[in-house]
Context: one part of a larger RNA
């Protein structure tokens, strides 16, 4: 000097930050990932109509919840357990690769089929849930047709660096889905669908170099090292497999053990260096513990699935349910770390044509002097100087312009009033222009109108009131700035080091005075 601090005493306000460093211990409760009816069938309630004396039945509209289907749940958010590793950092490579949504370009969408939920009927179970029969739609599923410069094979070439680029011929293979708006009924437009090429974005793999301590760890290794073949993958590879060879690593530290997420950075320091890796940003790893795959463009998936285990809970004892290292909150642990708050108004994300819905991301508020910064607790005048305290040789000294008193101000506070910015788009309406062969919807451009604020009784400004609401902590032997008195008597105690205290203690305790800092001041811990 610094701190994610803690402890003691004290404590007025604001701004901006930060806030379980310990037990990757266990968790009650609520919320944290949904959305689309403009993909599909369709029901309750409701509304309308009809039949009937009525119970009730039938039709139409609107269609909640649930279901099928699509996209998203691989993002965002949390944590640092593990990891000494191509994990990270940095620089490269891929002729060995993938990339949903988005953008650009080219082409296409013909014609069929069979199911399964929902629903209806029935059955089992305490529940979780499950089974049987009937029957139904689709942008769900499956054939067929067609297709390119796509994929695979064969043949012949060119360039070249391996599976790269490119030309010709030939054979085989692989697509699709509709929905909505307008219409002059011809069609047009919007959102989607399929194939191919390119881009962008995101990723995968490989390599050079760098990356803590112990040699009181010296030898390590059997898929081990390499080969040819095969499997597997988006892709290379001993990644995996059978076969063959006997290799591979190591004092330039292998192997083993300990410790640790890495970096941008942060702290310190004149620098070199040393220490650290909270918050914010990038990468990695993990999601009760261990293992596994499924789906998918993407996961071996925190709030998905399966198995095993420990734990907790429910049970009708047959069997089931759960995973806060998301936001709050609870228990425990600890010197120690916050609200079971408000809002989607803004920014961003998911879905949707849109309106919009969801969003504990986020924006805010609350608590904590935990940190940094700013402000205040009043200003001026005021005695050769009140009272009181302390010292004193009793003259006086000191506290001290300090107080009182007088005048003034009103930051802040309290009360009241006025009242921005964060809001930009929008949707939609009106007007104008444009592209296209072209009417309407639609598409592109411009202008005007147009709703929306959690914070928030905000900030800011104005008025009223009244010095009113606001000072402490540590130290005074030397280091080190600041001294006297009394008490105590090696006691009680102090102490960072040296050291003080055994009867005059500047070192203990108290008082007065003084010094330092100030809403803080000290102590402890840690780093330089």
């Nucleotide at each position: 000097a610094a701190c994610g601090a803690a402890c003691g005493c004290u404590g007025g306000c604001g701004g901006c930050g930060c806030g379980u460093c310990u037990u990757a211990a266990g968790c009650a409760u609520g919320c944290a990932a949904g959305u689309c009816g403009g993909g599909c069938g369709g029901c309750a309630a409701g509304g309308g109509g009809g039949a009937g004396c009525a119970a009730u039945c039938c039709c139409c509209c609107c269609c909640a919840g649930a279901g099928c289907g699509g996209c998203g749940g691989a993002c965002u958010g949390g944590u640092g357990a593990g990891u000494a590793a191509c994990g990270c950092g940095u620089g490269g490579g891929c002729g060995a690769c993938c990339u949903g949504c988005c953008c650009c370009g080219g082409g296409g969408a013909u014609g069929g089929g069979g199911a399964c939920a929902g629903c209806c009927g029935c059955u089992g179970g305490a529940a979780a849930c499950a089974g049987c029969g009937g029957g139904u739609a689709a942008u769900a599923c499956c054939g067929a047709a067609u297709a390119c410069g796509c994929u695979c094979g064969u043949a012949u070439g060119a360039c070249c660096g391996a599976g790269g680029u490119u030309a010709u011929a030939u054979g085989a293979g692989g697509a699709a889905a509709g929905g909505g708006g307008c219409u002059a009924c011809g069609g047009c437009c919007c959102c989607g669908c399929c194939c191919c090429g390119g881009g962008a974005c995101g990723g995968g793999c490989c390599c050079g170099c760098g990356u803590c301590c112990c040699a009181u760890u010296a030898g390590c290794u059997g898929g081990u090292u390499g080969g040819a073949g095969g499997g597997g993958u988006a892709a290379c590879g001993g990644c995996c497999c059978g076969c063959c060879a006997a290799g591979g690593c190591g004092a330039a530290g292998a192997u083993g053990g300990g410790u640790a997420g890495c970096c941008g950075g942060c702290c310190u320091g004149a620098g070199a260096g040393g220490g650290c890796g909270a918050a914010c940003g990038g990468c990695c790893a993990c999601a009760c513990u261990g293992g596994g795959a499924c789906u998918g463009a993407g996961a071996u998936a925190c709030g998905g699935c399966c198995c095993a285990g420990a734990c907790u809970c429910c049970u009708a004892c047959g069997g089931g349910a759960g995973g806060c290292a998301g936001c709050a909150g609870c228990u425990a642990a600890g010197a120690a770390u916050a609200u079971u708050c408000c809002g989607c108004a803004a920014u961003g994300g998911g879905c949707g044509a849109a309106a919009g819905c969801c969003u504990g991301a986020c924006g805010g508020a609350g608590c904590g002097a935990c940190g940094c910064c700013g402000c205040g607790u009043g200003g001026a005048u005021g005695a050769c100087g009140a009272a009181g305290g302390c010292c004193g040789a009793a003259a006086g000294g000191u506290u001290g312009u300090a107080a009182a008193a007088u005048c003034c101000u009103u930051u802040u506070g309290c009360g009241g009033g006025c009242g921005a910015a964060g809001a930009a788009g929008a949707a939609g309406g009106c007007g104008g222009g444009g592209a296209g062969g072209g009417a309407a919807u639609g598409c592109c451009c411009c202008g005007c109108c147009g709703g929306u604020g959690a914070c928030g009784c905000c900030g800011g400004c104005c008025c009223g009131c009244g010095a009113a609401u606001a000072a402490g902590c540590c130290c005074c032997g030397g280091c080190u700035a600041a001294u006297u008195a009394c008490g105590u008597g090696c006691c009680a105690g102090c102490a960072g080091c040296c050291g003080c205290g055994g009867u005059a203690a500047c070192a203990c305790g108290u008082a007065a005075g003084g010094g330092g800092c100030g809403a803080g001041c000290g102590u402890u811990g840690u780093u330089c």

Predicted 3D model of a 528-nucleotide part of an RNA (small-subunit ribosomal RNA, 5' domain) from uncultured Treponema sp. The source organism's lineage runs through Bacteria, Pseudomonadati, Spirochaetota, Treponemataceae and Treponema.